[in-house]
RNA sequence: AAGGUGGGACAGUCCGUCGCGGCCCCUCGGGGCUGAGGAAAGUCCGGACAGGAAAGGGCACCCCGCUGCGGAAAGCGCAGGCAGGAGUAAUUCUGCGCCAGCCGCAACAGAAAUCAAACCGCCGCAAGGCAAGGGUGAAACCGUGAGGCAAGAGCUCACGACGGAAUGGCAGCGAUGCCAUACCGGAGGCGGCACCGGGGCCUGCAAGACCAAAUAUACUGGCAGACGAGGACUGCCCGUCCGAUGCCAGGGGGUAGGUUGCGAAGACAAAUGACGGAUCCAACUACAGAAACCGGCUUAUCGUCCCGCCUUUUUC
Numbered sequence: 001a002a003g004g005u006g007g008g009a010c011a012g013u014c015c016g017u018c019g020c021g022g023c024c025c026c027u028c029g030g031g032g033c034u035g036a037g038g039a040a041a042g043u044c045c046g047g048a049c050a051g052g053a054a055a056g057g058g059c060a061c062c063c064c065g066c067u068g069c070g071g072a073a074a075g076c077g078c079a080g081g082c083a084g085g086a087g088u089a090a091u092u093c094u095g096c097g098c099c100a101g102c103c104g105c106a107a108c109a110g111a112a113a114u115c116a117a118a119c120c121g122c123c124g125c126a127a128g129g130c131a132a133g134g135g136u137g138a139a140a141c142c143g144u145g146a147g148g149c150a151a152g153a154g155c156u157c158a159c160g161a162c163g164g165a166a167u168g169g170c171a172g173c174g175a176u177g178c179c180a181u182a183c184c185g186g187a188g189g190c191g192g193c194a195c196c197g198g199g200g201c202c203u204g205c206a207a208g209a210c211c212a213a214a215u216a217u218a219c220u221g222g223c224a225g226a227c228g229a230g231g232a233c234u235g236c237c238c239g240u241c242c243g244a245u246g247c248c249a250g251g252g253g254g255u256a257g258g259u260u261g262c263g264a265a266g267a268c269a270a271a272u273g274a275c276g277g278a279u280c281c282a283a284c285u286a287c288a289g290a291a292a293c294c295g296g297c298u299u300a301u302c303g304u305c306c307c308g309c310c311u312u313u314u315u316c
Base pairs, nucleotide, nucleotide: 001312002311003310004309005308006307007306008305009304010303012279013278014277015276016275017274018273020035021034022033023032024031025030026029037287041298042297044296045295046294047293049204050203051202052201061200062199063198064197065196066080067079068078069077070076081096082095083094084093085092086091097195101193102192103191104190105189119134120133121130122129123128142160143159144158145157146156147155162185163184164183166181167180168179169178170177171176208260209259210258211257217252219250220249221248222247223246224245230242231241232240233239
């Protein structure tokens, strides 16, 4: 220098003019203060708050699952462990209790796919034996040598690899790692159930709380009423017809509406803007627009700057 990789900050500021929302002030014409984000987004996880009678226990069901620390909690963060994958590397992605028991899966190929089996092959007169060599597959029962055998084979032995649990030592808070000793093993993989440990009621600010009309009215009291209340024809009087309630007051619940929940933006389908100039390498220019609140996760993002590390090349 180029390329890569991990992390962080910003994503304008100031002035003038005009405009919009909220609050306050007054001389009612104006004035003052204040007004989006790092994700306000998706509404995925957790909480707080609230209501459901909501204080405790059990069953069912659901979720989580390596270690330490943080955190109110979290499908949260940081640091680390082990296994597997990508990359030359820095780095990064995925997974993680248990494996005693039960159940299921492995297409195609292949003789055979989980408990044994034989296509070529080897041995054998044959019955049959073998699991070495060939080949298939994502996966096929440890490697080398010797013994052994009809032929073979961890069948046996030596050395070695791998795995397992045990004991001891060292390092670490721990998951775990390294070393030593003697022993055991010959295949296993994936998924579900079960088991173990921990957690979980449901609904959400259109939650909920308070005030409260008009109209109708539970209930209570008073008055009138078959000696006719009241109604219809019919606005009034008479008349005819119907025939048991009517009027007044108190009063609870519910509705409209209002207040609150509600904030150093903030509620009402809901303002947060436009133009000109300066600054600046540049910034009108990305993604985007609060709707009750808080902590996370995820996703989107023009451009600028800072820090760590890796690889390659060049120069000193």